[in-house]
Molecule: TPP riboswitch aptamer (THI element)
Organism: Xanthobacter aminoxidans
RNA sequence: CACUGUUCCAAGGGGGGUCCCGGAAGGGGCUGAGAUAUCGCAAGUUCGCGGGGGUUAUGCUCCGCGGCGCCGCGAUGACCCUUCGAACCUGAUCCGGGUCAUACCGGCGAAGGGAUCGGAACUUGUGCUUCCC
Numbered sequence: 001c002a003c004u005g006u007u008c009c010a011a012g013g014g015g016g017g018u019c020c021c022g023g024a025a026g027g028g029g030c031u032g033a034g035a036u037a038u039c040g041c042a043a044g045u046u047c048g049c050g051g052g053g054g055u056u057a058u059g060c061u062c063c064g065c066g067g068c069g070c071c072g073c074g075a076u077g078a079c080c081c082u083u084c085g086a087a088c089c090u091g092a093u094c095c096g097g098g099u100c101a102u103a104c105c106g107g108c109g110a111a112g113g114g115a116u117c118g119g120a121a122c123u124u125g126u127g128c129u130u131c132c133c
Stems, first nucleotide, its partner, number of pairs: 001127003005122005011082004017030005038075004044068002047066007088113003094107004
């Protein structure tokens, strides 16, 4: 010095499963780097309050406000990945083993897709060059 490696910055990409209790909200267990922490919207709501219709009265039904709000949408945080790309998606509600189920192992399969700029500091390792002994 080059490559490699580590950390940080910037930009971009990505996922959130399974089991148990429960009406729901919520809580707990497992795997994993990560299993939605925060905010907004919202279908909805067996929750509360108020009002209208109807009824002898209740059930019923409609509206408003508030609370909550699974799945979902958007933003953001954490985490992972960024072409040397198995992060992640598709095939796939896939096939064989395994498990209560996920996880896990093998296949599918180096199959098809997938985020392209970069900047700074340091030096584990490899190689080259120069100088000194």